Glycine riboswitch aptamer from Mycoplana azooxidifex, 90 nucleotides, folded computationally. The coordinates come from a structure-prediction model, not an experiment, and the mean pLDDT is 76. Its Rfam family is "Glycine riboswitch aptamer". Gene Ontology term of the family: glycine biosynthetic process. It was read from a public genome assembly, where an Rfam model found it.

RNA sequence: AAGACCUCGCUGGGAGAAACCGGUUUCGAACCGGUGCCGAAGGAGCAACCGCCCCCGGAAACUCUCAGGCAAAAGGACCAGCAAGGUGCC
Numbered sequence: 001a002a003g004a005c006c007u008c009g010c011u012g013g014g015a016g017a018a019a020c021c022g023g024u025u026u027c028g029a030a031c032c033g034g035u036g037c038c039g040a041a042g043g044a045g046c047a048a049c050c051g052c053c054c055c056c057g058g059a060a061a062c063u064c065u066c067a068g069g070c071a072a073a074a075g076g077a078c079c080a081g082c083a084a085g086g087u088g089c090c
Stems, first nucleotide, its partner, number of pairs: 004087004009082005018035001020034005036070003042066001043064003049058003
């Protein structure tokens, strides 16, 4: 000096599913009740696999739908770029 890993921040991209029904309400929205749906915030579960003698632990974009969501907005796993800090290598 470059690259690798982790954390956080910024920017760009980013799917799915009723603008449902009734009521309240100052329009939109929001609130309450009701069914119908979605999975990519979060959460939970099993498991391939990994560590391991065993016990045990970690573990998905799979599964569940508690939460969240179903016009727009917001959010959004994940991907890319940039920067900072840490680990670590020469």